[in-house]
């Protein structure tokens, strides 16, 4: 320098252009003598940044940033 893949709550991670899942963690309650476990509920996402397409974008297009891989 070129090509390929990736970036989504605190962590992991799904989502065929149409309400942003799930697990762990965290908070509250139930249970318990207390805690753990279990059960119920809750909070927490500008979906890497900036534009574009579209009635509608995590998803499609462009540029850029960062991470990983391949080639030279």
């Nucleotide at each position: 320098u070129g090509c390929c893949g990736g970036a989504u709550g605190g962590a992991c991670g799904a989502a065929u252009g149409g309400c942003a899942a799930g697990u762990c963690g965290c908070c509250u309650g139930a249970c318990u003598c207390u805690g753990a476990a279990u059960c119920a509920g809750g909070a927490a996402g500008u979906u890497g940044u900036a534009g574009g397409u579209u009635c509608a974008a995590a998803u499609c297009c462009u540029a850029c940033u960062c991470c990983g891989g391949c080639a030279u």
Overview
Transfer RNA from Hormoscilla sp. SP12CHS1, 72 nucleotides, folded computationally. Its mean pLDDT, the model's own confidence on a scale to 100, is 81. Its Rfam family is "tRNA".